[in-house]
Context: one part of a larger RNA
RNA sequence: UGACGGGGGCCCGCACAAGCGGUGGAGCAUGUGGUUUAAUUCGAUGCAACGCGAAGAACCUUACCUGGCCUUGACAUCCCUGGCAACCCUAUGAAAGUAGGGGUUCCCCGCGAGGGGACUAGGAGACAGGUGGUGCAUGGCUGUCGUCAGCUCGUGUCGUGAGAUGUUGGGUUAAGUCCCGCAACGAGCGCAACCCCUGCUGUUAGUUACCAGCAUUUAGUUGGGGACUCUAGCAGGACUGUCGGUCUUAAACCGGAGGAAGGUGGGGAUGACGUCAAGUCAUCAUGCCCCUUACGGCCAGGGCUACACACGUGCUACAAUGGUCGGUACAGAGAGCUGCAAUGCGGUACCGCGGAGCCAAUCUCCAAAGCCGGCCCAAGUUCGGAUUGAGGGCUGAAACUCGCCCUCAUGAAGGCGGAAUCGCUAGUAAUCGCGAAUCAGCAUGUCGCGGUGAAUACGUUCCCGGGCCUUGUACA
Numbered sequence: 001u002g003a004c005g006g007g008g009g010c011c012c013g014c015a016c017a018a019g020c021g022g023u024g025g026a027g028c029a030u031g032u033g034g035u036u037u038a039a040u041u042c043g044a045u046g047c048a049a050c051g052c053g054a055a056g057a058a059c060c061u062u063a064c065c066u067g068g069c070c071u072u073g074a075c076a077u078c079c080c081u082g083g084c085a086a087c088c089c090u091a092u093g094a095a096a097g098u099a100g101g102g103g104u105u106c107c108c109c110g111c112g113a114g115g116g117g118a119c120u121a122g123g124a125g126a127c128a129g130g131u132g133g134u135g136c137a138u139g140g141c142u143g144u145c146g147u148c149a150g151c152u153c154g155u156g157u158c159g160u161g162a163g164a165u166g167u168u169g170g171g172u173u174a175a176g177u178c179c180c181g182c183a184a185c186g187a188g189c190g191c192a193a194c195c196c197c198u199g200c201u202g203u204u205a206g207u208u209a210c211c212a213g214c215a216u217u218u219a220g221u222u223g224g225g226g227a228c229u230c231u232a233g234c235a236g237g238a239c240u241g242u243c244g245g246u247c248u249u250a251a252a253c254c255g256g257a258g259g260a261a262g263g264u265g266g267g268g269a270u271g272a273c274g275u276c277a278a279g280u281c282a283u284c285a286u287g288c289c290c291c292u293u294a295c296g297g298c299c300a301g302g303g304c305u306a307c308a309c310a311c312g313u314g315c316u317a318c319a320a321u322g323g324u325c326g327g328u329a330c331a332g333a334g335a336g337c338u339g340c341a342a343u344g345c346g347g348u349a350c351c352g353c354g355g356a357g358c359c360a361a362u363c364u365c366c367a368a369a370g371c372c373g374g375c376c377c378a379a380g381u382u383c384g385g386a387u388u389g390a391g392g393g394c395u396g397a398a399a400c401u402c403g404c405c406c407u408c409a410u411g412a413a414g415g416c417g418g419a420a421u422c423g424c425u426a427g428u429a430a431u432c433g434c435g436a437a438u439c440a441g442c443a444u445g446u447c448g449c450g451g452u453g454a455a456u457a458c459g460u461u462c463c464c465g466g467g468c469c470u471u472g473u474a475c476a
């Protein structure tokens, strides 16, 4: 000087408390450990691994296993020789391939011979190739403490020196934020602001959006309108500006007015010096080591989907604030040509036929909880839907291992869950549906979107994490 303390002081954070809803019990989904296996590819492992890399393992992917094959190689550059490509057919084979046949002839230069190029076959070697090892050799990227308020420098001063001072102190703040004081005076990286979305207003513009008044219509449908909504550009608006009080005449805090919004309005992006030899050699790049008829390459099938168990993350429930049947209303954000697909017809349905419209403010995908009525009457039930049987649909060469969906039948556990433990402070939690990426197909995951919409916070003693000052130390 740090680090640490079951030392002290001050202060924060859904840290506790106050509340609401969960997890831990059940069934299933998914990841992991373990076990099994020819293989169940590899990585991630307290917080910060475990619906993680994977935004989508039937083949492919695929790195694993078994078997069949190749050896200048699937890919790059160079050399030699030959042919010319493509394409089609036959045999064999699981395919890769192997063997054979047919077959035409590309571009440039040149009168031509020929040369060159592209492509292809064979050969020789230089080399290719490696998701082989090392993240403790590395770059890059990322997590974490933590959006915590800190981390430093120049000059000066003090100290023999390591270092200190500044950065401590008194107030204050979300903040090393600001004020005052002070052997310090300044400065940098962080904080804040500048950026984006959202909330209010004005203005410009008026189609594909809108419709007050005038006509018109089944329908903003058409004429028309430029008011309103909305769209999307510009501008304004909030600054403790104003009033009162408190304080040290400061910074600031408390209350009020006005205002759509008030003290950072709400949300996002933004992550200082550093820590963890944190993670990643399997995104990529890369040193060194290793393999080179194999640790490289091609193919078929299998595996990554196994299952006595254990754990994490979720979904669905255990019901009446519910279930079911009929009727009826209202979003936002996105996506759409290998696409989204309306009306119609067939079908119990999944879906099929067909195809208007739409490269989309034009057309389409497109709501549910809610509201109105009927039934159920406390029951393992008209709760719950696992499991299994049968039949069908869709994608795709192909759904056996191993996809999703529909219908009928079957109806398991489950009576609100021990110790323990998680999230959340407002348009939040809870609850309800919708969309998108990936994607042929496959979503309870992920990332977004809106609808309905709470309770509680006395307080900081305690638990956890953190910041500042101080103290002890046999630690560095």
Base pairs, nucleotide, nucleotide: 001476002475003473004472005471007470008469009468010467011466012465013464015460016459019424020423021422022421023420026316027315028314029313030312031311032310033309034307035306042053043052064302065301066300067299068298069297070296073127077126078125079123080122081121082120083119087102088101089100090099091098092097106117107116108115109114129291130290132289133288134287138285139284140280141279142278143276145274150189151188152187153186154185155184156165157164158163169180170179171178195268196267197266198265200236201235202234203233204232205231206230210225211224214223215222239262242256243255244254245253246252318417322376323375324374325373326372327371328370334365335364336363339358340357344353345352346351383414388409389408390407391406392405393404394403430452431451432450433449434448435447436446

Source information: The part of an RNA shown here (small-subunit ribosomal RNA, 3' major domain) has 476 nucleotides and comes from a metagenome. It matches the Rfam family "Bacterial small subunit ribosomal RNA". Rfam links the family to the GO terms structural constituent of ribosome and ribosome.